[in-house]
Predicted 3D model of a 532-nucleotide part of an RNA (large-subunit ribosomal RNA, domain I) from a Candidatus Hodarchaeales archaeon. It matches the Rfam family "Archaeal large subunit ribosomal RNA". The RNAcentral record of the full RNA draws on ENA. NCBI's taxonomy places the organism under Archaea, Promethearchaeati, Candidatus Hodarchaeota, Candidatus Hodarchaeia, Candidatus Hodarchaeales.

Context: one part of a larger RNA
RNA sequence: CUAGGUCGUGGAUGACUUGGUUCUGGAGCUGAUGAAGGACGUGACAAGCUGCGAAAAGCCGCGGGUAGGUGCAUGUAACCUUAGAACCGUGGAUCUCCGAAUUGGACCUCCAAGCUUUCGAGCUAUCCGCUCUGCGGAGGGGAACCCGCCGAACUGAAACAUCUUAGUAGGCGGAGGAAUAGAAAGCAAAUGCGAUUCCCUUAGUAACGGCGAGUGAAAAGGGAACAGGGCAAACCGAAUACCCCGGUGAAAGCCGGGGAAGAUGUGGUGUGUCGGAUCACAACGUAACCUCACUGGGUGAAGCCAAACGCUCCUGUGAAAGUUGGGCCAAAGAGGGUGAUAGCCCCGUAGGCGUAAACCCAUUGGUUUAGUGACUCCGAGAGUAGCGGGGAUUGGACAUUCCUCGUAAACAAGCCAGGCAGUUAGCUGGAAACCCUAAAUACUCCCAGAAACCGAUAGCGCACUAGUAGCGUGGGCGAAAGUUGAAAAGUAUGCCGAGAGGCAAGUGAAAAGUCCCUGAAACGGCCUAGUU
Numbered sequence: 001c002u003a004g005g006u007c008g009u010g011g012a013u014g015a016c017u018u019g020g021u022u023c024u025g026g027a028g029c030u031g032a033u034g035a036a037g038g039a040c041g042u043g044a045c046a047a048g049c050u051g052c053g054a055a056a057a058g059c060c061g062c063g064g065g066u067a068g069g070u071g072c073a074u075g076u077a078a079c080c081u082u083a084g085a086a087c088c089g090u091g092g093a094u095c096u097c098c099g100a101a102u103u104g105g106a107c108c109u110c111c112a113a114g115c116u117u118u119c120g121a122g123c124u125a126u127c128c129g130c131u132c133u134g135c136g137g138a139g140g141g142g143a144a145c146c147c148g149c150c151g152a153a154c155u156g157a158a159a160c161a162u163c164u165u166a167g168u169a170g171g172c173g174g175a176g177g178a179a180u181a182g183a184a185a186g187c188a189a190a191u192g193c194g195a196u197u198c199c200c201u202u203a204g205u206a207a208c209g210g211c212g213a214g215u216g217a218a219a220a221g222g223g224a225a226c227a228g229g230g231c232a233a234a235c236c237g238a239a240u241a242c243c244c245c246g247g248u249g250a251a252a253g254c255c256g257g258g259g260a261a262g263a264u265g266u267g268g269u270g271u272g273u274c275g276g277a278u279c280a281c282a283a284c285g286u287a288a289c290c291u292c293a294c295u296g297g298g299u300g301a302a303g304c305c306a307a308a309c310g311c312u313c314c315u316g317u318g319a320a321a322g323u324u325g326g327g328c329c330a331a332a333g334a335g336g337g338u339g340a341u342a343g344c345c346c347c348g349u350a351g352g353c354g355u356a357a358a359c360c361c362a363u364u365g366g367u368u369u370a371g372u373g374a375c376u377c378c379g380a381g382a383g384u385a386g387c388g389g390g391g392a393u394u395g396g397a398c399a400u401u402c403c404u405c406g407u408a409a410a411c412a413a414g415c416c417a418g419g420c421a422g423u424u425a426g427c428u429g430g431a432a433a434c435c436c437u438a439a440a441u442a443c444u445c446c447c448a449g450a451a452a453c454c455g456a457u458a459g460c461g462c463a464c465u466a467g468u469a470g471c472g473u474g475g476g477c478g479a480a481a482g483u484u485g486a487a488a489a490g491u492a493u494g495c496c497g498a499g500a501g502g503c504a505a506g507u508g509a510a511a512a513g514u515c516c517c518u519g520a521a522a523c524g525g526c527c528u529a530g531u532u
Base pairs, nucleotide, nucleotide: 001530002529003528004527005526006525007524008523014517015483016482019454020453021451022450023449024448025447026446027444028443029141030140037098038097039096040053041052042051044076045075048072049071059092060091061090062089063088064087068080069079070078103112104111105110113124114123115122116121126138127137128136129135130134145176146174147173148172149171150170156163160210186193187192197224198223199222200221207215208214228436229435230434231381235268236267239266240261242259243258244257245256246255247254248253274379275378276377277376278374279373280372281371287368288367289366290365295362296361297360298359299358303353304352305351309326311325314322327344328343329333335347336346337345386407387406388405389404390403391402392401415430416429417428418427470477471476490516493504494503495502496501
C1' cells in the first nucleotide's frame, strides 16, 4: 500500500410528529374606567418559560365538575381537598414602574412638587366644544384590507429629453369591521333604461401616444345584491329642545311650575319636475317607529347522556388490538388512545339534553302618519354655471376631471346635458352649486375545520428557553438545536481505579444505558493475509 475482519467515529437513510403551509367557513376593533407593548417583581428551595401584580403560579361570588391537587417540571419538604379542592365557564376585586402617559422635570422604566383630606385617598397636562368656578370629547395602538394628501428612481424606449416604469415603491393624515361610492342638472337615440358597488363580457376594441416604446376606457348585454331617505326655501311664527322641581306610569312617555337657549328663527310643514298658500272633494284607517316590568318561546358559556364479547384458539422474546372459531351493536364502521393492526377496552362519534349573562320574538303601553282636482300667487342651494390665461390629470381626442388667477349669468316663459366650435329653430334627457344611506365587495392579527400539501438541510426564520443565542455604533441582520423504553424498571451489590470509567452482577422483549430508535458513507485504531 491492497484485501478481509473487527472496534470506533460520524449522523445519512428509514420510521415517527408536537409544528408549519394552503384553502374553506366563522369572526372582526381597542384605549384617560389608562390600551397595545415593555421593565421590575412575585414560588419553601426558583436561573428560564408560563401565570400573576406589594391582595403578586394568586383573592371573591355564581354556575359546571369529581377525587385528587400545589403550571412547564418526573425532586425533597410542607400543605390543600367529599364541609367538594384542583380544573373549566362567567362576573367581580386587586392590578408596582415605564408607556398616548396627562401635576412639573428627566430618560437604561427615575427624581421633585402644590391643593384637598373622613388619613383610606383624591385632584392638578394639552387641544377642541359647550348652557364655561365646571362638564363633555379627543390624543395612542391594530396583520392586511380602505379613503385622502405628498410622491421617486433603477428600468423600457435596444442611446435619451416628451413618454414609460407609476400615481407604483416610499412618506404623512384619517376611518372601520369593512372602507369608498350612492338615489341622475345620468345614459341613450328605440317599442328606450332608471341610485351605487362587485363579477363576466364588451376589448386589448374606441381613444391616447417622440402616432415610437407603449398606454387604454365606456354604453349596451349577462349575473351578485337590491332601499331609499332628510334638509334649505315657500307658508305658519315659539306651537320647540335642554336643566331643575313636582305629579302620574312597570317603563317608554305624558302633564304642571321655574330657569336658561332661541326672531341672525327653536318647532311644524315640505323635498324634486315638483312643493307651498287658497278653494273643493275624499278618508279615521292602514302602516311604521319607540318601549318592553311580569309572563311565554327561541338563540346562547362551561357542560351532560350516549349502543355492542373483560368470548375462544394460535403466534409472539414482553405486551394482542394480529391469527382460528363463534357472538353482538349500529341514526354510532369519523378520528384518536391503549405494551403490535380494536365498531363492541378508554376518549369520542351518530343522535339527543342542559344553560347564567346577553340578545331576539310574542305579549303590553305609547307616538306618528297619507289621497285627488282646480284658478291665481309664491318657492326651488352664486363669486356658482359659463368664459379666458396657466398647470396637473385622464383613453378622453379642440370633445375627461381637477387646481389656480381673472371675468362673470339666468331664475322655471328661465337653466344644464346630448364627445369640435358658433348662430337660429326644434327634439330627447335632466334639476348642479346642501346632507345621510344596508346588502352584494376587499382583507386575515384571530377561531374552527379540511387536505391526491411538507415531514426536521423539508415545512413559517422558529416542531425545542426563537425574533432566542450571537453579530453590528446604529437602522438592522439572525442561527443551530426533535426521537431511551410499554413502563425508569435510569444498572442494587461486589471487584479494579485518585477519579473518570471499566469488569462482573442485575433490569428489560431487546442495553435501547440519559452523548440513549434505526445507525449508511467519507475518516481512524487494531488484527490477519499478501506485496514492497